[in-house]
């Protein structure tokens, strides 16, 4: 390059945050993207190309935007040249007058153009626009063709004169020309007419070569009219229309036509949305989007409409005319008040409005337009420049090297890190900038002609020089630290940040993003499958009409033939240009411009095909319907009949109660009730049968009989031959309540009344009781009218009941029984499949088709307004403003329940002893105080921190002092005559001064080293100051309860489940068995300590030598053995042996976690705070107060006792600043004394006490009880006043066993008794902790109270019931409805008036113009009644909302009366009650069905 094939080359789909404790789903809100005629904030170097009043179609000063032609015409100011005359003089010049020639302004007649170009979008929902067709038409200039262009006439403007008016202007008389005007001639293939015949034209000019003129035919372009199709919202606009729809005659137009008119007919449009209302210029295109779509109509281009508002015609080829005319209106201006003038939605510009949009610029050089023969004139079209980051595009603000990683900032763990090769510094470059020089194209056809513009561009020189900001940094979403602030100030697109350690506010540093811009706001598309054609749904999330009949509509069985409307394919025409896309080209690139191609998914015409749909015709029987034969049924309507029961009445008999409730009362009853018997009356409902059984469209239907009547089912396969399905609108039926009229009324029972309950009780419970409930007729038309599941048809595994029918088998046979099959109903379980899950599953919520209805966040609200219906109650239809970021469904784990089941515990019960009463002690509250330091507050604070507050402690108060400090480290100086001991003085002491002693160690001999002290300086010390809600550590409680988890596997979309459930068993998630689980961890148990038995070894200070005791090491107990129960598993019950038996007793040991539990005052510690004080020292005071309340204890109230005397028996512990014996003194506390004891088997404390023996007291406020008080003492200690303990004598309160309520304890336990010890000078100890002595009672058990564990169930709770949450009332705010009315608006209707103007009548002797005067129509105006819309309105209604208002507690659990729906009545409110209905109710029992055994 050619050929073939494919294909347009091109382009091409993302999600996230937010409901929850967590999950899945539904569902809204929000974000990330792109865009703009934009605006605002901060910032701003250059250039190119575009764009630039979106609001007031509001009003406009000033200038300009439409003129041109003398080659159509008359006249001609002025100027130039020449000539003539006069005057002046400078004698060849000037001026004046005049003649000729040329040129020629302004005005006029005439022609063409002012219908284009330019602007704007008010109106218009329309043949306005788009597209595709059409004809009954016209067309100046232009192009082509044919023919002609003869000869005349009378005026008029200009002009002159006169008049009038302020002006605008007007009038009269006179003169004149034409391509102006008029008649005549001629005339065709022109017009009229069937024909004959009749009728209609013209203009000339000039440079002589043309330009014109007339008639006709054709073309091109333009215009007019008609038609199909297409594109907004609203039905809370449903009926509209009178020239309206059609016809005939006439008129009118360029032309068809009710376009107009007369007459005739009564039509025309409409649910496929007429009429009305609202909104809007339409289109090519533009933005977005994967697309389908959705939104939009700036610039550019096509069409339409408009020109201050409304109306009208004239002229003309074309207008009912943006820069023409007339009239009316509003407004503005001039005026001499008599009259006039005007229309920027042309370009600039002004004012106003507004968030907001430019120069009163240059030029006709180019392109285009008007006129002209042309030169040319005009052109705010246009070409350009100016202003504006308004948009798009391009460029730059430097490049390379440069580590002491400078200074400085910020952070810091103080080591360092970071800004950062960034800067400085060195070298380089010059786009840009400045200056100078050169310098276009755009100009065509030979000359001439450039606004832009000395512009673009080129060259040279200079010098890094002239040039960076904005937003963001909690998640979404790229990027973090410090300080400040302290629910304040503020941020915020959504979620949400901020209450003292803020990555969220403000600032700084650092970082991220974009960049001459960056953010914000507004709007559009997208994401949003969130209106779903592509591409959604309706059991429970929003959503199936209460049910059926059924017209229109939609959809529709099988075969043949025809047709060709749909459908498919080909061809042709069109789909303006620009835009889009592809490939090129031109500006240095790009934006931009330009060339070629493709496309523009559309429409129309025509040809072909005949599968499918449609249509016509013919045939068929599977759908549908009919016939015949059967049986079933609470199907419906009407009439009649029946028995049981309730109530009432009468009689009999009988006596004191009855009735009612959780318990009562109201009530009935001695005037004889209730209970009992007999009889009668009346109304309503129909036990058993009876059943998730039957019938019906649903509502619904139940005693029996009769009459009438609807539908379904089975069998037969006889008839028709698609007759079907669904159904907007429409119609019918439609529980209960309710309404009307007339009846009826036994029982029940809204309202009402009374009794209870209660804080109240307008309720639940009880006693009465009226409407109503019943019948007939008529309304109402709603229910959780539910299977919360529309109807019809087809297809897709099974099992098992039940109702109706038919067939077969078995049976001698039967109305029977059994088995099998089949059709139709009605249940349960289940596979596949579906579902968010729950669940559905041949009776689908599965797989499909047809048709209808309905949904689109929650609240407002099924409400308001309007309309329709209703006697009313009310029903149907049905919004918005505003508010919120959710509302919701299913399932999960917890927690909870005045839900259920099982189990445990001194939880109750059974017991014993207490507390609560008294006095005292002690701790707490409160109060008080200068201070009464602080912490701890249900259980889980209160004899707690504190296991010792007179000073100290001590943290508090008062007073007095100190300030590098009482204490630590570092530095400098001094001293070693230090330190330390000591005297005296002042003082309350601290403190200050003072006396006398004392005079460090080593050594290399050095004020060298070490040590000590003093003084100074500043870093710092110090803080029982704050935060236990910043923390570590420690601790309490649930609880020594039996639980809490993990790995792997399995199940679930997932949270999560399983394991860990279940059957047994245990103190125990202890063990066994079962089991989609198998294992494991932390807990349980065991291991550790003490006690109990034995053995053994050793042993002092013990001595029991047959070893008490101490110490060490061992043994022993394991359900090991026997019997029984059980599943023959675990285990349990009993027994034997044994010191001890089923964990032998006690202790230590405290899972995951809970309570923001406690503690910053034990200690440690972050941050903050104080620093001559919130630190330190000293004295004194306080923590010890005292009307009162609470907790824990002690002692008692007495005889089981007190007192006195006597006699016994422990364990454990302690002792050197100690224990302290004997002896002596004292009534005693105590004193004296100092033996002994060395870390104690030796000595001491040390006496044990209850007990026992004996005596006494004799029931009393006592010989009980010991508080309180007085006096006198002892001891400790610097010091006992506030404020110690003890002793002796004296004093001798309360209290006689304790209300409601409440605590501890199951065996060596409770109870009672004493002993020791820590702290400690002493002690407020009756407290704490240990020790032994004496030594009980009771437990049938788990109904109840409390706490706990497991399983299950409901939930609107998850801050987890101390939860959540409803309504009235009160207060503030917001929007809306009603409202006597008031105001305004646009539109329609009636009447009246009627300008200009077209048409038309009339008038002059007559014709035309003209004039005058009438008529029809009609704009504006006036007026009337009504409708609609908007604004406003005293007052009024509900709604929404607002950290801590009032009243109750309606709902969520069985929510404490199950809840809810409809309806009616009542009530402060949530709500209560009646009637009927639903389960979207818990628990329990029975029946039935299913599954498993």
């Nucleotide at each position: 390059c050619u050929a073939u094939u494919c294909u347009u080359u091109a382009c091409g789909a993302a999600g996230a945050g937010u409901u929850u404790g967590a999950u899945c789903c539904u569902g809204g809100c929000u974000c990330a993207g792109g865009g703009u005629g934009a605006a605002c904030g901060c910032u701003g170097g250059c250039g190119g190309u575009g764009c630039g009043c979106c609001u007031a179609a509001u009003a406009c000063a000033u200038g300009c935007a439409a003129g041109u032609c003398g080659a159509g015409c008359g006249a001609g100011a002025g100027c130039u040249a020449a000539g003539u005359a006069a005057a002046g003089u400078u004698u060849a010049c000037u001026u004046u007058a005049u003649u000729u020639a040329g040129u020629a302004a302004a005005a006029g007649c005439g022609g063409c153009g002012g219908a284009c170009g330019a602007g704007c979008g008010a109106g218009u929902a329309a043949c306005a626009c788009g597209u595709a067709a059409g004809c009954a038409u016209c067309u100046g200039c232009c192009c082509c063709g044919u023919a002609c262009u003869c000869a005349g006439g009378g005026a008029u403007a200009a002009c002159a004169c006169a008049g009038u008016g302020a002006a605008a202007g007007c009038u009269g008389u006179g003169c004149u020309a034409a391509u102006a005007c008029c008649g005549g001639a001629u005339g065709g293939u022109c017009c009229c007419g069937a024909a004959a015949g009749g009728g209609u034209a013209a203009a000339g000019a000039u440079u002589u070569a043309u330009c014109g003129g007339u008639a006709c035919g054709g073309g091109a372009g333009g215009a007019g009219c008609u038609u199909g199709c297409g594109g907004c919202u609203u039905a809370u606009c449903a009926g509209u229309u009178a020239g309206u729809u059609g016809g005939u005659g006439g008129g009118g137009u360029a032309a068809a036509g009710g376009c107009c008119u007369a007459c005739c007919a009564a039509g025309a449009c409409u649910a496929u949305g007429a009429c009305g209302a609202g909104u809007a210029g339409c289109u090519g295109g533009u933005g977005u989007g994967a697309g389908a779509g959705c939104a939009u109509g700036a610039c550019c281009a096509g069409c339409c409409g408009c020109g201050a508002u409304g109306g009208a015609a004239c002229u003309g080829a074309g207008a009912c005319a943006c820069g023409g005319u007339c009239c009316a209106u509003a407004c503005u201006c001039c005026u001499a008040c008599g009259g006039g003038a005007g229309g920027c939605a042309g370009c600039a510009g002004u004012a106003a409005g507004g968030a907001a949009u430019c120069u009163u610029c240059c030029g006709c050089a180019a392109u285009g337009g008007a006129c002209g023969a042309a030169a040319g004139u005009c052109u705010g079209a246009c070409g350009g420049a100016g202003c504006g980051a308004c948009a798009c595009c391009g460029c730059g603000u430097g490049g390379u090297g440069g580590a002491u990683g400078a200074a400085g900032g910020c952070c810091c763990a103080u080591g360092g890190g970071u800004c950062g090769u960034a800067a400085a510094c060195a070298c380089c470059u010059u786009u840009u900038c400045u200056a100078a020089g050169g310098g276009a194209a755009g100009a065509a056809g030979a000359u001439c002609u450039g606004a832009c513009g000395g512009u673009a561009c080129c060259u040279u020189a200079g010098g890094a020089a002239u040039a960076a900001g904005c937003c963001c940094c909690g998640g979404c979403u790229a990027a973090u630290u410090a300080c400040g602030u302290g629910c304040c100030a503020g941020c915020a697109g959504c979620c949400g940040c901020g209450g003292u350690a803020a990555u969220a506010c403000g600032u700084a540093a650092g970082g991220g993003g974009c960049a001459a811009g960056c953010g914000u706001u507004a709007c559009c598309c997208g994401g949003a499958a969130u209106u779903a054609u592509u591409g959604g749904g309706c059991g429970u999330a929003a959503a199936g009409c209460g049910u059926c009949u059924g017209c229109a509509g939609g959809u529709g069985g099988a075969g043949g033939c025809a047709u060709a409307a749909g459908u498919a394919g080909g061809u042709u025409a069109u789909u303006a240009a620009a835009u889009a896309c592809c490939g090129g080209a031109g500006c240095u690139c790009a934006a931009c411009u330009u060339c070629g191609g493709u496309g523009c998914u559309g429409u129309a015409a025509u040809c072909u095909a005949a599968a499918c749909u449609g249509u016509g015709u013919u045939u068929c029987u599977a759908g549908a319907g009919g016939g015949u034969g059967g049986g079933a049924g609470a199907g419906g309507u009407a009439u009649g009949c029946g028995g049981a029961a309730u109530u009432g009445u009468g009689c009999a008999a009988g006596u004191a109660g009855g009735g009612g409730u959780a318990a009562a009362a109201u009530c009935c009853g001695u005037a004889g009730a209730u209970a009992u018997g007999c009889a009668c009356a009346g109304g309503a409902a129909c036990a058993c049968c009876a059943a998730a059984a039957g019938c019906g469209a649903a509502g619904g239907c139940a005693g029996c009989a009769u009459a009438c009547u609807g539908g379904a089912c089975c069998a037969u396969u006889c008839c028709u031959g698609a007759c079907a399905c669904u159904c907007a609108g429409a119609g019918a039926c439609g529980a209960a309540a309710g309404c009307g009229u007339a009846g009826g009324u036994a029982g029940c029972a809204a309202a009402a009344c009374g009794g209870a309950u209660u804080a109240g009780a307008u309720a639940c419970c009880c006693g009465u009781g009226u409407a109503g409930u019943c019948u007939a007729c008529g309304c109402c038309g709603u229910a959780a009218a539910c299977g919360a599941u529309g109807c019809a048809u087809g297809c897709u595994c099974g099992a098992u009941g039940u109702a109706g029918g038919c067939c077969c088998c078995c049976u001698c046979g039967a109305c029977c029984u059994g088995g099998g099959g089949u059709c139709u109903g009605u249940g349960u379980c289940u596979u596949a499949g579906g579902u968010a899950a729950c669940c559905c599953g041949u009776u689908a919520a599965g797989c499909a088709u047809g048709c209808c209805g309905c949904c689109u966040g929650u609240g407002u609200a099924g409400u308001a307004c309007g309309g329709c219906c209703g006697c009313a109650a009310g029903g149907c239809u049905a919004a918005a403003a505003c508010a919120c970021a959710a509302a919701g469904g299913a399932a999960u784990a917890g927690a909870c329940g005045g839900g259920g089941a099982c189990c445990c515990a001194c939880a109750c019960a059974a017991g014993c002893g207490g507390u609560g009463g008294a006095u005292u002690a002690u701790g707490g509250g409160g109060u008080u105080u200068a201070a009464u330091u602080c912490g701890u507050c249900a259980a889980u604070a209160a004899g707690c921190g504190a296991g010792u507050a007179a000073c100290c402690u001590u943290a508090c108060c008062c007073a007095g002092a100190c300030u590098u400090g009482a204490c630590a480290u570092c530095c400098u100086a001094u001293u070693c005559g230090u330190a330390c001991c000591u005297u005296u003085u002042a003082g309350a002491a601290a403190u200050a001064a003072u006396u006398g002693g004392g005079u460090c160690g080593g050594u290399u001999c050095g004020g060298c080293c070490g040590g000590a002290a003093u003084a100074g300086u500043g870093a710092c010390a110090g803080g029982c100051g704050u935060u236990g809600c910043a923390u570590g550590g420690u601790u309490g409680c649930c609880g020594u309860c039996a639980g809490c988890u993990c790995g792997u596997g399995c199940c679930u979309u997932g949270a999560g489940g399983u394991g860990u459930u279940c059957g047994g068993u245990u103190a125990a998630g202890u063990c066994c068995g079962u089991u989609a689980a198998c294992g494991a961890g932390c807990g349980c148990a065991a291991c550790c300590c003490u006690c109990g038995u034995c053995g053994u070894a050793u042993g002092u200070u013990g001595u029991a030598u047959u070893u008490u005791c101490a110490u060490g090491c061992g043994a022993g107990a394991c359900u090991g053995c026997c019997c029984g129960u059980u599943a023959c598993a675990a285990a349990c019950g009993g027994g034997a042996g044994g010191a001890a038996g089923g964990u032998g007793a006690g202790g230590a040991u405290g899972a995951c976690g809970u309570c923001a539990a406690a503690u910053c005052a034990g200690c440690a510690u972050g941050a903050c705070c104080c620093u001559u004080a919130u630190g330190u020292c000293u004295g004194g005071g306080g923590c010890u107060a005292c009307a009162c309340c609470c907790g824990u204890a002690a002692u008692a109230c007495a005889a089981u006792g007190g007192u006195u005397g006597g006699u016994a028996c422990a364990a454990a512990c302690u002792g050197a600043a100690a224990c302290g014996a004997a002896g002596c003194c004292g009534u005693a506390a105590g004193g004296u004394g100092g033996a002994g004891c060395g870390a104690a088997a030796a000595c001491a404390g040390a006496a044990a006490a209850a007990a026992c023996c004996a005596a006494u007291c004799u029931c009393a406020g006592u010989u009980c009880g010991g508080a309180u008080u007085g006096a006198a003492g002892u001891c400790u200690g610097c010091a006992a006043c506030u404020c110690g303990a003890c002793u002796u004598c004296a004093u001798g309160a309360a209290g006689u066993u304790g209300g409601a309520a409440u605590c501890g304890c199951u065996a060596g336990u409770a109870a009672c008794c004493g002993u020791a010890u820590a702290u400690c000078a002493g002690u407020c100890a009756u407290g704490g902790u240990a020790c032994g002595g004496u030594g009980a009672a009771u437990a049938u058990g788990u109904u109840c109270c409390u706490g706990g564990g497991u399983c299950u169930u409901g939930u609107a709770c998850u801050c987890a019931c101390c939860g959540c949450c409803c309504g009235u009332c009160a207060a503030g705010g917001c929007a809306c409805g009603g409202g006597a009315g008031u105001u305004g608006g646009g539109g329609g209707c009636g009447c009246u008036c009627g300008a200009a103007g077209u048409c038309u009548g009339c008038a002059a002797a007559g014709u035309a113009a003209u004039u005058g005067u009438g008529g029809c129509c009609u704009a504006a105006g006036g007026u009337g009644a009504a409708a609609c819309c908007a604004a406003u309105g005293a007052c009024u209604g509900g709604g929404c909302u607002u950290a801590a208002g009032u009243c109750g507690u309606a709902a969520c659990a069985a929510g404490g009366u199950a809840u809810c729906c409809g309806u009616a009545c009542g009530g402060g409110a949530a709500u209560g009650u009646g009637c009927g209905g639903a389960u979207g109710g818990a628990a329990u029992c029975c029946c039935u069905c299913c599954u498993c055994a």
This is a predicted structure of a 1493-nucleotide RNA (small-subunit ribosomal RNA) from a bacterium. It was read from a public genome assembly.